[in-house]
Context: one part of a larger RNA
Molecule: small-subunit ribosomal RNA, central domain
Organism: uncultured bacterium
RNA sequence: UUGGGCGUAAAGAGUCUGUAGGCGUCCUGGUGCAUCUUCUGUUAAAUGCUGAAGCUUAACUUCAGCGCUGCGGGAGAGAUGGUCAGGAUUGAGGCCGGAAGAGGUAUGCGGAACUGUCGGUGUAGUAGUAAAAUGCGUUAAUAUCGGCAGGAACACCAAAGGCGAAAGCAGCAUACUGGUACGGAUCUGACGCUGAGAGACGAAAGCGUGGGGAGCGAAGCGGAUUAGAUACCCGCGUAGUCCACGCCGUAAACGAUGGAUACUAGACAUUGGGAGUAUCGACCCUCCCAGUGUCGUUUAUCAAAGGUAACCCCUUAAGUAUCCCGCCUGGGGAGUACGGCCGCAAGGCUAAAACUC
Numbered sequence: 001u002u003g004g005g006c007g008u009a010a011a012g013a014g015u016c017u018g019u020a021g022g023c024g025u026c027c028u029g030g031u032g033c034a035u036c037u038u039c040u041g042u043u044a045a046a047u048g049c050u051g052a053a054g055c056u057u058a059a060c061u062u063c064a065g066c067g068c069u070g071c072g073g074g075a076g077a078g079a080u081g082g083u084c085a086g087g088a089u090u091g092a093g094g095c096c097g098g099a100a101g102a103g104g105u106a107u108g109c110g111g112a113a114c115u116g117u118c119g120g121u122g123u124a125g126u127a128g129u130a131a132a133a134u135g136c137g138u139u140a141a142u143a144u145c146g147g148c149a150g151g152a153a154c155a156c157c158a159a160a161g162g163c164g165a166a167a168g169c170a171g172c173a174u175a176c177u178g179g180u181a182c183g184g185a186u187c188u189g190a191c192g193c194u195g196a197g198a199g200a201c202g203a204a205a206g207c208g209u210g211g212g213g214a215g216c217g218a219a220g221c222g223g224a225u226u227a228g229a230u231a232c233c234c235g236c237g238u239a240g241u242c243c244a245c246g247c248c249g250u251a252a253a254c255g256a257u258g259g260a261u262a263c264u265a266g267a268c269a270u271u272g273g274g275a276g277u278a279u280c281g282a283c284c285c286u287c288c289c290a291g292u293g294u295c296g297u298u299u300a301u302c303a304a305a306g307g308u309a310a311c312c313c314c315u316u317a318a319g320u321a322u323c324c325c326g327c328c329u330g331g332g333g334a335g336u337a338c339g340g341c342c343g344c345a346a347g348g349c350u351a352a353a354a355c356u357c
Base pairs, nucleotide, nucleotide: 004328005327006326007311008310012325014201015200016199017198021194022193023192025088026087027086028085029084030083031082033081034080035077036076037075038074039073040072041071042070048066049065050064051063052062053061054060091191092188093187094186095184096183097182099180103177104176105175106174107173108172109171110154114150115149116148117147118146119145120144121143125136126135162169163168206247207246208245209244210243211242215241216240220236221235222234223233258324259323260322261321262320263319266295267294268293269292270291271290272289273288274287275286276285306313307312330357331356332355339350340349341348342347
């Protein structure tokens, strides 16, 4: 290479946009590049195959014929792919209509709780634990009432619920803004799918500068426990957690399952839209489209077929197929060294070998 794979055995890039490339709907005509047929030339010898001959046989050798593989030339075919020209609408996109949503960014506002602080009431405890102690408290704590301040997070609603490409998104209002499903069939007319490089986004922690700091709380200090206790438990508590701007670029970034399209019994629940029925109008009910979920054990039946090593998956496929990308190839050494690129650093990305089992 041919080939086999990637939910859990090694293996789907964290996600998206998109360049090159690869692949690509229906109809008509041209061309004849790919493709196919045929004729012909060439394709040294040896080697291969068939037949014959020569060494006693065979191997071996010789002769004749055929072949292999590619290339050149002539003639032809016109399906499929390419290309050129013309057309179409179902793929794709636009438009119109009403609609749902924690999608994003910014600004403002709200109440509960908490802590601090001021004042009132009030007196000896409080806090904490398995039990304690450290701690707090007569300079008046804890408790309770009222005022003020501050920061962070938004109970109920709330749901197997919704939205987003993923990360993720939840008090309320306003402004700006992205995407989506449904219905109409009005426009464009293949404009599509995927996507090496590339670019953008990317939880938490961490880093830089400046703010902020209630609660929580790595580190640290103290009290316990213990043989010890650099822990688990308790009391404090710095960074951090929050905001603005700039970095970092990683996660069990998980559905451990790349994207697109088509096909292959269903049942039930739920979210959004639509149609029908009914109605004064709605609700209910039936159906369609798009999403989100569930269907466990035994058995002849109670998800079928199919797939899977099994577990399980099963119209949201891990079924049946096509296209494109990424990735895997025994364990350790090692996601390491070296080199390169990126980063302020931490480190990230790319990525071996010796040796060993």